[in-house]
RNA sequence: CAGUUUUAUAAAGCGCCUGGACUGUCUAUGGACGUAACCGGACAGUUGACGAGGAGGAGGUUAAUCGAGAAAUCGGCGGAUACCUCCCGGUUGCCAUCACAACCGAAAGCGAAAGAAGAAAGCGGGAAGGCGACUUUUCGUACAAUUCUUUACGCACUGGUGACC
Numbered sequence: 001c002a003g004u005u006u007u008a009u010a011a012a013g014c015g016c017c018u019g020g021a022c023u024g025u026c027u028a029u030g031g032a033c034g035u036a037a038c039c040g041g042a043c044a045g046u047u048g049a050c051g052a053g054g055a056g057g058a059g060g061u062u063a064a065u066c067g068a069g070a071a072a073u074c075g076g077c078g079g080a081u082a083c084c085u086c087c088c089g090g091u092u093g094c095c096a097u098c099a100c101a102a103c104c105g106a107a108a109g110c111g112a113a114a115g116a117a118g119a120a121a122g123c124g125g126g127a128a129g130g131c132g133a134c135u136u137u138u139c140g141u142a143c144a145a146u147u148c149u150u151u152a153c154g155c156a157c158u159g160g161u162g163a164c165c
Base pairs, nucleotide, nucleotide: 014078015077016076017075019074020047021046022045023044024043025042026041027040030039031038050067051066052065056087057086058085059084060083088105089104090103091102092101093100095162096161097160098159099158109155110154111153113151114150115149117147122141123140124139125138126137127136128135129134
C1' cells in the first nucleotide's frame, strides 16, 4: 500500500423508555368466579410528534421556529440548527473609508395589505412481515403557517473625513 474477515458508526422535529395505554403466553396461591383467564401476578413484546423550515465562530441560556382533517401527538429523559451577548464577514443608508442603525450568513431596513407558489400524517384501496398489539411500503386524493415571490402603500434611509462634480 492492497485485499479479506469481524466489530463499531450512520439519526437532529431527531433518538430513547423505569410510568401510562395496548398485545401475546403462562398462572387458581390474592379478589371475584365456579372450571373459567375478568382484575391481579410472572415473562416476552407493541406504541409513545404529522410534516414545513432551520448551522459563519465562541460563550451563555431555555418550556427552542411554523403550522396540520393528528388529539395518548399522555408522561418522562437525552440531544438539537431556536434565542441572547461578543467576535468574523457582508447588505442597505447614491463613490471610498471610519463609526452608527437595521438586517443578512448566499442573502441582506421595518410595518401592514392583497395575490401567486407550496406538506405530511390523515382519508379510501392494495402489498409485505407479525399469533397479536403493530410495523414497513405502494396507488389514488385533499388541505397549512413560518418562509419565499409579485404588486401597490406607509415609515425609516444618520454622522465624521476624503474623492469627484
Molecule: glmS glucosamine-6-phosphate activated ribozyme aptamer
Organism: Salisediminibacterium halotolerans